[in-house]
Context: one part of a larger RNA
Molecule: small-subunit ribosomal RNA, 3' major domain
Organism: uncultured bacterium
């Protein structure tokens, strides 16, 4: 000087407390461990691994296993020879990879000898190739403490020196934020601001958007209009600016006015010096080591989907604030030409036929659902709950057996609110309700985004946990 303390002081955080809803019990989904297996590819491991890499394993993916094959190779550059194309179409054998044929078929220059381009095949050697090892050799990227308020430097001064000072002290702040004081004076990386979205208003502009008044209609449909909504560009607006009190005449705090908004208005992006030899050699790059008729390459099938069990994360429930039936209202944000697909018709339905329109404020996906109104059920393992199983189908796709999603009929399991323990959340939040997208042929209860309805509680900092500052002890470095 740090680190540490079941030392002290101060301060903060959904840290506790006050509340609301969960997990832990059930069934299922999904990840992991374990076990099994020919293989169940690999990585991730307290917080900070476990719906994680994977924004999507039937084949492919795919790295794993079994079998069948290749050896200058599936891919790159260089040399030689042969051919004229390659591609495409097609026959035979084969599980296919492949093997053997058939057919079709080049361009440019030319002194007509040939040369060149491109491609295929064959040969030789340099080499290719490796999701093989090492993240404790590395770059790059990322997590974490933590959006915590810290981390440092120059000069000066003090100290023999390691170092100190500044950065401590008195106030204050979300903040090393600001003020005052001070052997310090300044500065840098962080904080804040600058950026984006959102909340109010104005100006400009009205099509595909809108419709107040005027006509018109089944319908903003048409004429018309730019007022309103909205869209999207530019501006205004909030700065403790104003007032009162407190305060050290300061910084600031408390209350108020005006205002759409008040003291960081709300949300996002933004992550200092560093810590964990944290994660990643399987995104990529890369040193060294290793393989080279195989640890490389191709193919078929299987596996990654196994199942006495254990754990994490979720979904659905256990019902009446509910289930079912009928009628009816109100979003936002997205996506669409290898696509989204309307009307009409067929089917109980998944869906099919058909194909208008749309490269989209125009058309489509697309009925939002919870809600409201009416009826019924009457507390039951039920008209709750839907697992499981049988049969018949639909769709995607060469192909749904291993191993897809969905539909109809039948079946109708556990479950009556969950022990110890434990998690999230302070406002348009929790809870609850639906919608969309990425990936994607198909395949979400996951992820990401969007809106609808919309609470309770916070006395406070004694205690638990984790940070920060000062101080103290120290057997640690």
């Nucleotide at each position: 000087u740090g680190a540490c303390g079941g030392g002290g002081a101060c301060c903060c955080g959904c840290a506790c407390a006050a509340g609301c809803g969960g997990u832990g019990g059930a069934g299922c989904a999904u990840g992991u461990g374990g076990u099994u297996u020919a293989a169940u590819u690999c990585g991730a491991a307290g917080c900070a691994a476990c719906g994680c890499g994977a924004a999507g394993a039937a084949c492919c993916u795919u790295a794993c296993c079994a079998g069948g094959u290749c050896u200058u190779g599936a891919c790159a550059u260089a040399c030689c020879a042969u051919u004229g194309a390659c591609c495409g179409u097609u026959c035979u054998a084969g599980a296919g990879a492949u093997a053997g044929g058939a057919u079709u078929u080049u361009c440019c220059c030319u002194u007509c000898g040939g040369g060149g381009a491109c491609a295929a095949u064959g040969g030789a050697u340099a080499c290719a190739g490796g999701u093989g090892g090492u993240g404790c050799a590395u770059g790059g990227u990322u997590g974490u403490c933590g959006u915590c308020a810290g981390c440092u430097c120059g000069u000066g001064u003090c100290g023999u020196g390691a170092g100190a000072u500044g950065u401590u002290g008195g106030g204050u702040u979300a903040a090393g934020u600001c003020c005052c004081g001070c052997a310090a004076c300044g500065a840098g990386c962080g904080c804040a601001a600058c950026c984006c979205c959102u909340g109010u208003c104005g100006u400009u502009a009205g099509u595909u958007g809108c419709c107040a008044g005027c006509a018109u209609u089944c319908a903003g449909u048409u004429g018309g209009g730019g007022a309103c909504u909205c869209u999207a560009a530019c501006g205004a607006g909030a700065c403790u600016g104003c007032c009162a009190g407190u305060g050290a005449c300061a910084a600031a705090c408390u209350g108020g006015a005006g205002g759409a908004a008040g003291g960081u208005g709300g949300g996002g992006a933004u992550g200092a010096c560093g810590u964990c030899a944290a994660a990643u050699c399987a995104u990529c790059a890369u040193g060294c080591c290793c393989c080279u008729u195989a640890u490389g390459a191709c193919c078929u099938g299987g596996g990654c989907u196994a199942c006495a069990c254990a754990c994490g994360u979720g979904c659905u429930a256990c019902a009446a604030u509910g289930g079912c039936u009928a009628a009816u209202a109100c979003a936002a944000a997205g996506a669409g030409u290898u696509g989204c697909a309307a009307a009409a018709c067929c089917g109980u339905g998944a869906g099919g036929u058909a194909g208008a329109g749309c490269u989209a404020a125009u058309c489509u996906c697309a009925u939002a659902a919870a809600g409201u109104u009416a009826g019924u059920c009457u507390c039951a393992g039920u008209u709750c709950g839907g697992a499981u199983u049988g049969u018949a189908g639909u769709c995607u796709g060469c192909a749904a057996c291993u191993c897809g999603a969905c539909u109809a009929c039948a079946u109708g399991a556990a479950g009556u609110u969950g022990g110890a323990a434990u998690c999230g959340c302070u406002a348009g939040u929790a809870a609850u309700c639906g919608u969309a997208a990425a990936u994607c042929a198909g395949a979400a209860u996951g992820u990401u985004a969007c809106g609808g309805u919309g609470a309770a509680u916070a006395c406070g900092u004694u205690c638990u946990c984790g940070a920060g500052u000062c101080u103290u002890g120290c057997a640690c470095a």